Notes:
This is a predicted structure of a 74-nucleotide RNA (transfer RNA) from a Deltaproteobacteria bacterium. Lineage of the source: Bacteria > Pseudomonadati > Myxococcota > Myxococcia. Its Rfam family is "tRNA". It is annotated as a transfer RNA. Model confidence (mean pLDDT): 81 of 100. It was read from a public genome assembly.

RNA sequence: UCCCCGGUCGUCCAACGGCAGGACAACAGACUUUGAAUCUGUGAAUCGUGGUUCGAAUCCACGCCGGGGAUCCA
Numbered sequence: 001u002c003c004c005c006g007g008u009c010g011u012c013c014a015a016c017g018g019c020a021g022g023a024c025a026a027c028a029g030a031c032u033u034u035g036a037a038u039c040u041g042u043g044a045a046u047c048g049u050g051g052u053u054c055g056a057a058u059c060c061a062c063g064c065c066g067g068g069g070a071u072c073c074a
Base pairs, nucleotide, nucleotide: 001070002069003068004067005066006065007064010024011023012022013021018054026042027041028040029039030038047063048062049061050060051059
């Protein structure tokens, strides 16, 4: 320098271009003598900037970050 793959709640995983959801963790409550377990509830995220579109997490361009490969120099 080039090519490929990926980036979504704290973590992991979803979402035919149409209200961003689930599990675990956290927090609150119930239960319990206490705790664990169990049950109920709450909060929490689309890497950035543009573009396309009535509408973008999703499509396009550029950039950033991570992983892999190739090449060049030393």